The RNA shown here (SAM riboswitch aptamer (S box leader)) has 122 nucleotides and comes from a Bacteroidia bacterium.
The organism belongs to Bacteroidia, within Bacteria.
The coordinates come from a structure-prediction model, not an experiment, and the mean pLDDT is 81.
RNA sequence: UGCUUAUCAAGAAAGGCCGAGGGACACGCCCGUUGAAGCCUUCCCAACCUGUUUGUUUUUGUAUAAAAACAAACAAGGUGGUACUUCGUGCCCCCUUUGUGAUUAAAGGGGAAAGAUAAGCG
Numbered sequence: 001u002g003c004u005u006a007u008c009a010a011g012a013a014a015g016g017c018c019g020a021g022g023g024a025c026a027c028g029c030c031c032g033u034u035g036a037a038g039c040c041u042u043c044c045c046a047a048c049c050u051g052u053u054u055g056u057u058u059u060u061g062u063a064u065a066a067a068a069a070c071a072a073a074c075a076a077g078g079u080g081g082u083a084c085u086u087c088g089u090g091c092c093c094c095c096u097u098u099g100u101g102a103u104u105a106a107a108g109g110g111g112a113a114a115g116a117u118a119a120g121c122g
Base pairs, nucleotide, nucleotide: 001122002121003120004119005118006117007116008115013042014041015040016039017038021031022030023029025090026089027088028087044081045080048078049077050076051074052073053072054071055070056069057068058067059066060065086114091111092110093109094108096106097105
């Protein structure tokens, strides 16, 4: 950096340094000198990957046992995360109300696209 698969309505702090931006992009709407983003320390959240424990099933086997798959738990390791639904919308479809000669406007629902994170592959 590209592709594939999965998840995205929940959850989660306190300090120090620094000094003006940040919420991917656009449009909105928010957060921010009562200190943004970033860096550091100690925690916390989660359970994607590794690991450990327990159980079940299957296979091999003379037996001890070993291997694999699934489930639950732990949270030691690898990542990630701790305002607002991925903050809302951004394309398509369904439906309700409004309105017109035809257009319009608003609300709700579903599916995509894009994005974020993890694992695998290139």